[in-house]
Context: one part of a larger RNA
Molecule: large-subunit ribosomal RNA, domain I
Organism: Desulfobacca sp.
RNA sequence: GGCGUACGGUGGAUGCCUUGGCGUUGGCAGGCGAGGAAGGACGUGGUUAGCUGCGAUAAGCUUCGGGGAGCCGCUAGCAGGCUUUGAUCCGGAGAUCUCCGAAUGGGGCAACCCAUCCAGGGUAAUGCCUGGAUAUCCGUCACUGAAUCCAUAGGUGGCGGAGGCGAACGGGGGGAACUGAAACAUCUAAGUACCCCCAGGAAAAGAAAUCAAUUGAGAUUCCCUCAGUAGCGGCGAGCGAACGGGGAAGAGCCCAAACCGUUGGCGCGUUCAAGCCGGCAAGCGUUGCGCCAGCGGGGUUGCGGGGCUGAAUCGGAGACAGUUGCCGCUGUCUCGGAAAGUUACCAAACCUAACGUUAGUCGAAGCGUCUGGAAAGUCGCACCAUAGACGGUGAUAGUCCGGUAGGCGAAAACGUCAGGUCUUUCUGGAUUCAGUUCCCGAGUACCACGGGGCACGUGAAACCCUGUGGGAAGCUGGGAGGACCAUCUUCCAAGGCUAAAUACUAGCCAACGACCGAUAGUGAACUAGUACCGUGAGGGAAAGGUGAAAAGUACGGGGUGACCCGAGUGAAAUAGUACCUGAAACCGUGCGCUU
Numbered sequence: 001g002g003c004g005u006a007c008g009g010u011g012g013a014u015g016c017c018u019u020g021g022c023g024u025u026g027g028c029a030g031g032c033g034a035g036g037a038a039g040g041a042c043g044u045g046g047u048u049a050g051c052u053g054c055g056a057u058a059a060g061c062u063u064c065g066g067g068g069a070g071c072c073g074c075u076a077g078c079a080g081g082c083u084u085u086g087a088u089c090c091g092g093a094g095a096u097c098u099c100c101g102a103a104u105g106g107g108g109c110a111a112c113c114c115a116u117c118c119a120g121g122g123u124a125a126u127g128c129c130u131g132g133a134u135a136u137c138c139g140u141c142a143c144u145g146a147a148u149c150c151a152u153a154g155g156u157g158g159c160g161g162a163g164g165c166g167a168a169c170g171g172g173g174g175g176a177a178c179u180g181a182a183a184c185a186u187c188u189a190a191g192u193a194c195c196c197c198c199a200g201g202a203a204a205a206g207a208a209a210u211c212a213a214u215u216g217a218g219a220u221u222c223c224c225u226c227a228g229u230a231g232c233g234g235c236g237a238g239c240g241a242a243c244g245g246g247g248a249a250g251a252g253c254c255c256a257a258a259c260c261g262u263u264g265g266c267g268c269g270u271u272c273a274a275g276c277c278g279g280c281a282a283g284c285g286u287u288g289c290g291c292c293a294g295c296g297g298g299g300u301u302g303c304g305g306g307g308c309u310g311a312a313u314c315g316g317a318g319a320c321a322g323u324u325g326c327c328g329c330u331g332u333c334u335c336g337g338a339a340a341g342u343u344a345c346c347a348a349a350c351c352u353a354a355c356g357u358u359a360g361u362c363g364a365a366g367c368g369u370c371u372g373g374a375a376a377g378u379c380g381c382a383c384c385a386u387a388g389a390c391g392g393u394g395a396u397a398g399u400c401c402g403g404u405a406g407g408c409g410a411a412a413a414c415g416u417c418a419g420g421u422c423u424u425u426c427u428g429g430a431u432u433c434a435g436u437u438c439c440c441g442a443g444u445a446c447c448a449c450g451g452g453g454c455a456c457g458u459g460a461a462a463c464c465c466u467g468u469g470g471g472a473a474g475c476u477g478g479g480a481g482g483a484c485c486a487u488c489u490u491c492c493a494a495g496g497c498u499a500a501a502u503a504c505u506a507g508c509c510a511a512c513g514a515c516c517g518a519u520a521g522u523g524a525a526c527u528a529g530u531a532c533c534g535u536g537a538g539g540g541a542a543a544g545g546u547g548a549a550a551a552g553u554a555c556g557g558g559g560u561g562a563c564c565c566g567a568g569u570g571a572a573a574u575a576g577u578a579c580c581u582g583a584a585a586c587c588g589u590g591c592g593c594u595u
Stems, first nucleotide, its partner, number of pairs: 001594009015580001016545002020516002022513007029505002031165002039100003042055003046078002050074002061094006070082003105114003115134007136162009169200001170198005180187001184234001210217002221248005231239002252497003255441001259297010274287001275284002277328006302475001304440003307436008316335007336427006349421004354416005360408003366381003370377001382399002384388001390402003446470008456482001477492005532539002552579001555566004
């Protein structure tokens, strides 16, 4: 030196564990913000570096409930307190809430600097301090007010709103490339990623100018199917319906116009007359007519609908008005009757009850024995069960603890549903017939050219949208039925609203898992988006485990000390905080063999 063996050191694999993750299901909630958010800076404790909480009232203040013996967070110690006159703690409602941040008095290199006005405090006085106001845009109201007479622009103020943040879902405006086509240009990827705007708890869509096919259906949305069919396609790669059928859900409405009334503006009108609801009489006298605009009524449809005029039938009461009187008519209001309702159809609010949410509360039943450090294990004999889910307790507990099944519970706030008050609508006109041809959404439909969307790439290319140009009809009208025409059928564009079925989950609650178990599972089980790196955008770790309980080794010895040896604790100390188990590499010591 090698090999073997025993015992160690080092190291932190493995096993076991879980406070943390991952995923799914159901429910709730679906927003926060100028009443200053989200997110931060700086402070704040007797002592305090970090985290947490809070804001100069600063680990907190008030109040109303819950709860019932301890408490002053993680976090020990020292010091000092609080609490059955109910603390700590939990929940509802409030108060306070520095500075930055939309940040909003002005500025600015965020958390800083500098103001003005009003009120108050302080000073002999100024400086100073405290409180409030002072950004912009939009809407509305009022005052003021140029060039320029009226007016307008502009200015000032009051009131209301907006602004910013937020995970996905939604609508809209823009909009790639890699890639695939085994290259590549049409095509694909894909209207995807990404950017911008806007909104809601959902959004969007939506009450047929729709389909269908000679029978009919009857808004929209979503699912299954039709069907990888019909089609589209350098007929390549690929893209890819609809009709129909079955389900989920289910809800329908309002304007514009004709016409009537009224208000304002402009124009025209005085012939005692156009007019003043009709008739007769009296009276008034620009009240009138036309156009435009506003408001109220009316009206909303495609077996076309509505208006106007006339007729018929039916329809409660009263009051008032339409210049006066009588008769009739019309309008308004009140009562009565009917209906509906705050999601559309018209629109606001309050009260009550119930239920739920935000604290809680009651909650059955076991003892002995043996082993052991410890009983929940063993053995013996019991008991409960609408509870034998789960977790904890010194090993494995239905009956020890928390709970579980099943009940109960709210001063306050909020939600849901119901009822009432209430509100609104109808009744106040409706139906039918006849006449009239007054109305029924115009730079629209449609056409041409250029594009886009439709599964459909210009194709025979309908349909939908529209940049440019042209440009209707108006109900004997117009659109559609995949070029186009006829016939036939069907629908009524050029205005608007509309719940549910559908999508999503940042957040909260409950539950579950042939999900992970510390190189796994989130990047993060631990002061983690931390330390650290980077000018910055950004990148981004490592790091869990003594024991049942600190009982964390008093005391003695060695050593400067770390530490070690005794002693002691403990079931165990080769469980001693460098702490469960403690593999291997690697380093030693003793012994055996060998060179």